[in-house]
RNA sequence: CGGGCCGUGGCGCAGGUGGUAGCGCGCUUGGUUUGGGACCAAGAGGCCGCGAGUUCGAAUCUCGCCGGCCCGA
Numbered sequence: 001c002g003g004g005c006c007g008u009g010g011c012g013c014a015g016g017u018g019g020u021a022g023c024g025c026g027c028u029u030g031g032u033u034u035g036g037g038a039c040c041a042a043g044a045g046g047c048c049g050c051g052a053g054u055u056c057g058a059a060u061c062u063c064g065c066c067g068g069c070c071c072g073a
Base pairs, nucleotide, nucleotide: 001072002071003070004069005068006067007066010025011024012023013022019056027043028042029041030040031039049065050064051063052062053061
């Protein structure tokens, strides 16, 4: 320098043929227990790396940039 893949709650990931985001773990509260763990119920927490474009509408499509990993030179 070129190419490929990835970036989504605290962590690990899904959602990728466009219609305002979900799972597991974790966290909070309550119940159960002498207490803890386990179990049960409820809840909080992210506008999807950043910017722009297309569109009635973008996490999703397009472009640029930033970061990570891999390959080539």